[in-house]
RNA sequence: AUAUUACAAUUAGCGCCAGAUCCUAAAAGGAUGACGAGGUUUAAUGUUAUCGAAUAUUCGGCGGAUGCAUUAACGGGUAGUACUCGUGAGAUAUAUUACAAAAAAUAAAAUAAACGUUAUAAUAAAAGAUAUAUCGACUAGAAGG
Numbered sequence: 001a002u003a004u005u006a007c008a009a010u011u012a013g014c015g016c017c018a019g020a021u022c023c024u025a026a027a028a029g030g031a032u033g034a035c036g037a038g039g040u041u042u043a044a045u046g047u048u049a050u051c052g053a054a055u056a057u058u059c060g061g062c063g064g065a066u067g068c069a070u071u072a073a074c075g076g077g078u079a080g081u082a083c084u085c086g087u088g089a090g091a092u093a094u095a096u097u098a099c100a101a102a103a104a105a106u107a108a109a110a111u112a113a114a115c116g117u118u119a120u121a122a123u124a125a126a127a128g129a130u131a132u133a134u135c136g137a138c139u140a141g142a143a144g145g
Base pairs, nucleotide, nucleotide: 014063015062016061017060019059020032021031022030023029024028035052036051037050041073042072043071044070045069046068047067074086075085076084077083078140079139080138081137090135091134092133093132094131095130096129097128105120106119107118108117
């Protein structure tokens, strides 16, 4: 230095491409095929898995997946239950409030072309945060008045 093996870490709106669409010097190849935000206690099963942005093929298909539902286990809520939630560990409603990237446009280099890359700039929603209100079962206990 190379190869192989093992282990660990990282990555999940993530990966792939036989249909479709686009391109063409060589006619068989090439290209596109989800833009970010948010998201995991553990296991099993089921399921076309949240939110908005966009000139909307972001079509269609396959695989995966942090979603949801059910069950069980573990954990938080003083203890327990057939309650509730998930380590920031009650629910609902109202008001206020914060956060993006791509596309498009312009410019640059590059390519046969489609396309792709880089730079500049603007803009969400949900979860979230703050405040208020309401609800929060039953049993037992502690502390204070």
GlmS glucosamine-6-phosphate activated ribozyme aptamer, 145 nucleotides, folded computationally. It matches the Rfam family "glmS glucosamine-6-phosphate activated ribozyme aptamer". Rfam classes the family as a riboswitch. About the family: This entry contains a glucosamine-6-phosphate activated ribozyme that is found in the mRNA for GlmS. GlmS is an enzyme that uses fructose-6-phosphate and glutamine to generate glucosamine-6-phosphate. The prediction has a mean pLDDT of 76.